A computed fold for a 71-nucleotide RNA from a Parcubacteria group bacterium, annotated as transfer RNA.
NCBI's taxonomy places the organism under Bacteria, Bacteria candidate phyla.
Its mean pLDDT, the model's own confidence on a scale to 100, is 81.
It matches the Rfam family "tRNA". Rfam classes the family as a transfer RNA. Its family is annotated with triplet codon-amino acid adaptor activity in the Gene Ontology.
The sequence is in RNAcentral, with records from ENA.

[in-house]
């Protein structure tokens, strides 16, 4: 330099056109003499900017970042 893959919650991963969910973690409540465990509730979100579409996490382009291959 060229090519490929990936980027979603604090972490690990789903969802792949109709507006995003699980496990763990976090916060509050319940329980306990106190704590842990259990149970209930809650907060936290699609790398950025454009484009297509009635509608985009999803399709397209560029950029940013991570990993890999070739030279």
């Nucleotide at each position: 330099g060229c090519c490929c893959u990936c980027g979603u919650a604090a972490c690990u991963c789903a969802u792949u056109g109709g507006u995003a969910g699980a496990g763990u973690g976090c916060u509050g409540g319940u329980u306990u003499g106190a704590a842990a465990a259990g149970c209930c509730a809650g907060a936290u979100g699609a790398g950025u900017u454009g484009g297509u579409u009635u509608a985009a996490u999803u399709c397209c382009a560029a950029c940013c970042g991570a990993g890999g291959g070739c030279a």